Predicted 3D model of a 349-nucleotide part of an RNA (small-subunit ribosomal RNA, central domain) from Erythroxylum oxycarpum.
Context: one part of a larger RNA
RNA sequence: UUGGGUGUAAAGCGUCUGUAGGUGGCUUUUUAAGUCUGCCGUCAAAUCCCAGGGCUCAAUCCUGGACAGGCGGUGGAAACUGCGAAGCUAGAGUAUGAUAGGGGCAGAGGGAAUUUCUAGUGGGGCGGUGAAAUGCUUAGAGGUCGGAAAGAACACCAACUGAGAAAGCACUCUGCUGGGUCGACACUGACACUGAGAGACAAAAGCUAGGGGAUCGAAUGGGAUUAGAUACCCCAGUAGUCCUAGUCGUAAACGAUAGAUACUGGGUACUGUACGUAUCGACUCGUGCAACGCUGUAGCUAAUGUGUUAAGUAUCUUGCCUGGGAAUACAUUCGCAAGAAUGAAACUC
Repeated sequence: UUGGGUGUAAAGCGUCUGUAGGUGGCUUUUUAAGUCUGCCGUCAAAUCCCAGGGCUCAAUCCUGGACAGGCGGUGGAAACUGCGAAGCUAGAGUAUGAUAGGGGCAGAGGGAAUUUCUAGUGGGGCGGUGAAAUGCUUAGAGGUCGGAAAGAACACCAACUGAGAAAGCACUCUGCUGGGUCGACACUGACACUGAGAGACAAAAGCUAGGGGAUCGAAUGGGAUUAGAUACCCCAGUAGUCCUAGUCGUAAACGAUAGAUACUGGGUACUGUACGUAUCGACUCGUGCAACGCUGUAGCUAAUGUGUUAAGUAUCUUGCCUGGGAAUACAUUCGCAAGAAUGAAACUC
């Protein structure tokens, strides 16, 4: 390297769009590039193999014959792949009628809580812990009851639920907007799948500039604990947490499971939708399609488990893996930086 693998042993790119490339539905027909086949030429000799012969045998040597293939030419076959032509509708898409949703962006509004400020009341503690202390408090705290302000997050509903490519999305209303599913079957007629490079999006933290700053809270200070305590606990508290415009491009970015298509026993819960049943109607019951869960047969698996949402049976395309060194070095690209991406070798075993 090949064979072989990729949920958990090394290994699926964080996710999607898509260029080149690879692969690709049904029918008829052309061609003959791939494919199959006949013949011819050629592939020096020696070597290898087989059958004989000869040095007394053997090695060695001599004679003859190939096998297996390669390349070129020429004749033929036409099933499959390809090329060309014509058609089809089961894949894909468009139009149409419905429909669910916390999909996205923007604007407006809301109540509970927290903190602060302020007025009244009241009068000695409060707070915190395993126990304390630092801390707050007669300049009136904490408690209680009015008022005001600010910022951030949206209890219950809430679900093993929903929609989204993923990241992620939930108070209410409005506007704009993307995608999905089901029905009927009008239209196009393979327009498809995957996708090296490439592009877009991408939690938290971080960075730049300007706002904002209630809570929480890296750093830091103090109090404890302890042999020590640069910690765990407590009192404070800056950056940050929030918004706007950029940047970064990483996560146990997880289903640790790439995408697409087809097939292969059941049971049960739930969501959307269509039809039938039932009914005054809503429930109900049955069936189909799509989504989301549980259990489990066969099969698979080292086991665990998985099991129509496969890790089963197959096909196509793609990423990746092969002890450590190595999330590395050097170099290059990107970045304001932090750093990210690409990515060895010596040596060792």
Model confidence (mean pLDDT): 87 of 100. It matches the Rfam family "Bacterial small subunit ribosomal RNA". Rfam links the family to the GO terms structural constituent of ribosome and ribosome.